[in-house]
RNA sequence: CGAGGCGGCCAGGCGGUCGCGCCCCCUUGCGGGGUGAGGAAAGUCCGGGCUCCACAGAGCGCGGUGCUGGCUAACUGCCAGGCGGAGUGAUCCGGCGGUAAAGGGCAACAGAGAGGUAGAUUGCCGGUCGGUCGGCAACGACUGAUCAGCGAGGGUGAAACGGUGUGGCAAGAGCACACCGGCGGCUGUGGCAACAUAGCCGGCCAGGCAUCCCCCACCGGGAGCAAGGCCAAACAGGAGGGAAUCCAUCUGGACGGGGGCUGCUCGUCCCCGUUGACUUUCGGGUAGGCCGCGUAGAUAGAUGAUCGCCACCCCGGCAAUCGACCGGGGGACAGAACCCGGCUUAUCGGCCGGCUCGGACG
Numbered sequence: 001c002g003a004g005g006c007g008g009c010c011a012g013g014c015g016g017u018c019g020c021g022c023c024c025c026c027u028u029g030c031g032g033g034g035u036g037a038g039g040a041a042a043g044u045c046c047g048g049g050c051u052c053c054a055c056a057g058a059g060c061g062c063g064g065u066g067c068u069g070g071c072u073a074a075c076u077g078c079c080a081g082g083c084g085g086a087g088u089g090a091u092c093c094g095g096c097g098g099u100a101a102a103g104g105g106c107a108a109c110a111g112a113g114a115g116g117u118a119g120a121u122u123g124c125c126g127g128u129c130g131g132u133c134g135g136c137a138a139c140g141a142c143u144g145a146u147c148a149g150c151g152a153g154g155g156u157g158a159a160a161c162g163g164u165g166u167g168g169c170a171a172g173a174g175c176a177c178a179c180c181g182g183c184g185g186c187u188g189u190g191g192c193a194a195c196a197u198a199g200c201c202g203g204c205c206a207g208g209c210a211u212c213c214c215c216c217a218c219c220g221g222g223a224g225c226a227a228g229g230c231c232a233a234a235c236a237g238g239a240g241g242g243a244a245u246c247c248a249u250c251u252g253g254a255c256g257g258g259g260g261c262u263g264c265u266c267g268u269c270c271c272c273g274u275u276g277a278c279u280u281u282c283g284g285g286u287a288g289g290c291c292g293c294g295u296a297g298a299u300a301g302a303u304g305a306u307c308g309c310c311a312c313c314c315c316g317g318c319a320a321u322c323g324a325c326c327g328g329g330g331g332a333c334a335g336a337a338c339c340c341g342g343c344u345u346a347u348c349g350g351c352c353g354g355c356u357c358g359g360a361c362g
Stems, first nucleotide, its partner, number of pairs: 001358004006353005012310007020036006026029001038333001042344002045342005050224004057266004062220005067081005082096001083094004097215002103213002105209002122153001123150002126147009162180006181205002183202008228291004238282005245254003255273007312330006
């Protein structure tokens, strides 16, 4: 000097004029004073505070999380670490419980066969029968048919039932053995742990996908500020439909019906039993105000427009360069609505701090 990677911060300032929302004051009117949106206010994705469902019980369903240790009110968040992967590296990503061997399912084409004692006209070996050649004979070689064995060699494929070597076999095969690899177990050392590492034992050797369903472990009542309270007013004390009780007689019990526990079941609570709770059909009235709501606190929802100066950035000029000066231009994403802790997405411009790689100079 160039390139990269990580973390943090800012998001204009001052003044005037006019116009808005809220609050306060006064001499109540063209009055005065104060104050007025973000790092994401966004998405509504998580977790809470808060409110209500009489209490908030159980099971199923449904949903969420998934290596270890911490932080936190909590979380699917954050921090640190482990393991796996990418990168020369700083760093970044993670789909991180499951021998998929509990079960189901999926995978084009090629190939004999794509999955569990799979798989065969490419092949190896043996038996029988036939033919040809060689041979005195025994027998040997080649070849055709058939039967049986094999899955080693070759081929296809992204991937084919671990790899190399030796033995064994009719020929082969972890069939056996040695070494290596994978998997499982045990022990030592380090670490809180996940794990790492060293050694020993076991022929256990059966692909991929669970971000397909699933299995396992753990967690989760539900709904949400349009939650939920209070006040006032108005209507027609509106009209109809929806099975039948029993025992005892102060009360109560059984049975039946309805409602709540915001999916279902149990359970439980409340109400009613024909003058009905509840539900349903038709018809009528209301849509107001206050609270919830806070250092902005609105409720069709305010914080704007304009002028000047300064600051920041870019371009040009002067200037050897920096600086100073002059001129011109620019500012994104975007807008509170009960409040917090996060995550995700959008984004102009600027500043700061380390780290990595490359080049040059000293």
A computed fold for a 362-nucleotide RNA from Anaerolineales bacterium UBA2181, annotated as Bacterial RNase P class A. Of the family's consensus pairs, 97% are formed in the model. The sequence was found by an Rfam model in a public genome assembly. Its Rfam family is "Bacterial RNase P class A". It is annotated as a ribozyme. From the family's description: Ribonuclease P (RNase P) is a ubiquitous endoribonuclease, found in archaea, bacteria and eukarya as well as chloroplasts and mitochondria.